This is a predicted complex of two RNAs, RNase P RNA and transfer RNA, with 464 nucleotides together.
It holds a member of the Rfam family "Bacterial RNase P class A". About the family: Ribonuclease P (RNase P) is a ubiquitous endoribonuclease, found in archaea, bacteria and eukarya as well as chloroplasts and mitochondria.
RNA sequence: AAAGCAGACAAAAUGGUCGCCGGUCCCGAUUUAUCGGGACGGGAGGAAAGUCCGAGCUCCACAGGACAGGGCGCUCCGUAACACGGAGUCCCGGUGACGGGAAGGAAAGUGCCACAGAAAAUAGACCGCCUCCUGACUGGGUUUUUCCCAGUCAACACGCGAGGCAAGGGUGAAACGGUGAGAUAAGUGCUCACCAGGCCUGAUGGUGACAUCAGGUGCUUGGUAAACCCCGCCCGGAGCAAGACCAAAUAAGGGAGCAUGAGUAGGGUGGUCCGCCCGUAGCUCCCGGGUAGGUCGCUUGAAGGAGCGGGUAACCGCUUCUCUAGAGUAAUGACCAUUGCCCUGAAGGAAACUUCAGGGAACAGAACUCGGCUUAUUGUCUGCUUUAGCA
RNA sequence: GCGGGUGUAGCUCAGCUGGUAGAGCAUAAGCUUCCCAAGCUUAGGGUCGCGGGUUCGAAUCCCGUCGCCCGCU
Numbered sequence: 001a002a003a004g005c006a007g008a009c010a011a012a013a014u015g016g017u018c019g020c021c022g023g024u025c026c027c028g029a030u031u032u033a034u035c036g037g038g039a040c041g042g043g044a045g046g047a048a049a050g051u052c053c054g055a056g057c058u059c060c061a062c063a064g065g066a067c068a069g070g071g072c073g074c075u076c077c078g079u080a081a082c083a084c085g086g087a088g089u090c091c092c093g094g095u096g097a098c099g100g101g102a103a104g105g106a107a108a109g110u111g112c113c114a115c116a117g118a119a120a121a122u123a124g125a126c127c128g129c130c131u132c133c134u135g136a137c138u139g140g141g142u143u144u145u146u147c148c149c150a151g152u153c154a155a156c157a158c159g160c161g162a163g164g165c166a167a168g169g170g171u172g173a174a175a176c177g178g179u180g181a182g183a184u185a186a187g188u189g190c191u192c193a194c195c196a197g198g199c200c201u202g203a204u205g206g207u208g209a210c211a212u213c214a215g216g217u218g219c220u221u222g223g224u225a226a227a228c229c230c231c232g233c234c235c236g237g238a239g240c241a242a243g244a245c246c247a248a249a250u251a252a253g254g255g256a257g258c259a260u261g262a263g264u265a266g267g268g269u270g271g272u273c274c275g276c277c278c279g280u281a282g283c284u285c286c287c288g289g290g291u292a293g294g295u296c297g298c299u300u301g302a303a304g305g306a307g308c309g310g311g312u313a314a315c316c317g318c319u320u321c322u323c324u325a326g327a328g329u330a331a332u333g334a335c336c337a338u339u340g341c342c343c344u345g346a347a348g349g350a351a352a353c354u355u356c357a358g359g360g361a362a363c364a365g366a367a368c369u370c371g372g373c374u375u376a377u378u379g380u381c382u383g384c385u386u387u388a389g390c391a
Numbered sequence: 392g393c394g395g396g397u398g399u400a401g402c403u404c405a406g407c408u409g410g411u412a413g414a415g416c417a418u419a420a421g422c423u424u425c426c427c428a429a430g431c432u433u434a435g436g437g438u439c440g441c442g443g444g445u446u447c448g449a450a451u452c453c454c455g456u457c458g459c460c461c462g463c464u
Base pairs, nucleotide, nucleotide: 001387002386003385004384005383006382007381008380009379010378012339013338014337015336016335017334018333020043021042023040024039025038026037027036028035029034030033045363049374050373052372053371054370055369056368057239058238059237060236064274065273066272067271069235070234071233072232073231074088075087076086077085078084089103090101091100092099093098104230105229109228110227111224112223113222126169127168128165129164130163131162132161133159134154135153136152137151138150139149140148141147177195178194179193180192181191182190196220197219198217199216200215201214202213203212204211205210243296244295245294246293253287254286255285256284257283258282266278267277268276303322304321305320306319307318308317309316310315341360342359343358344357345356346355347354348353392463393462394461395460396459397458398457401416402415403414404413410447418434419433420432421431422430440456441455442454443453444452
């Protein structure tokens, strides 16, 4: 210098003018809880977003049992909890910094493995390797055919022939360990040596996943569970339109269904059943015609800043300080000036840089509240790696 | 706030128990006709929304993400 990897921080500041939202105080008016005016101080984010996980909170049993359904799945730690985070183990990718991994079980069972290939999972045989299987004449066993035996001669090849084998060839993503030797008719862990892996036992290190070593065993058993499934652990449902209170209303009338004295009919808990709770005379649904306004929940909280301490870290503890939006179709804005940041151009300078002119500043916006994840996006800085050159 | 579906050729849709991406219309060429339409024959055309993973192999299975559509209160 180029190419790359990982991480941290910021998300402009000050002043003025005009507005918007809600709060406190003061003044005035009256219909006494409203209106008008003034002063003071407050007013979006790192993601407020997607709503993908986990909780708090509220109601229904203090959420109970079974089945169904869903989620998670290496280890230890952190946490209120998690499908999150930290530190590690193993595997994969990268020259490397580093990155990725839903990473239990395929020797419990079932399913699937296209095409090619002999064979795709209780193995199998296309080419190939090996063994066996011949014909003619004469004589005999029997009288003839067939069959059998003996001798002589010829051939030692052929084959939709019988059997053995899996070494070699070839197919595939994947072919039932690899190399060599022995044995064999030819061959094969059939046997042996070495190598690779598995299983069992033991030792050492580690909290553990696991690692290393030693011994034994020819044990060599394909892949797929992000296919069904099995094993282990976890999960009740709904959501601030939860829910509570005040005010108003739920009237008259009509229709349908169930029950009629018993914890029954019915209702509630939103997968189903049980159970539980309410309910002792009426209940449920539909039509009809009504009410659909206000207050609370609502921001002090697993909160934030600083310092010290513990821990590799995530995180935790102690001390001290701070109060920092609460609207309800929804405020948090606009303009001007100065300074700061970035880019471009010009001038000066050896360089750092300085001056002048012009331009730029992203993504996006609270709606009960937190912890994460993911996504969108501007700029700056730090550490590290590889390659090349120079010293 | 809660929940569901969908994305494949220019358009409308199949394929989603993993194994060569298809149909109809449209487009282009040829045949037919005096000419056109219709008909017949053929051809071209695909980031399977995007990124990653599982697998020998992914449109299909899983995760994340983006767009569109719909439902409930």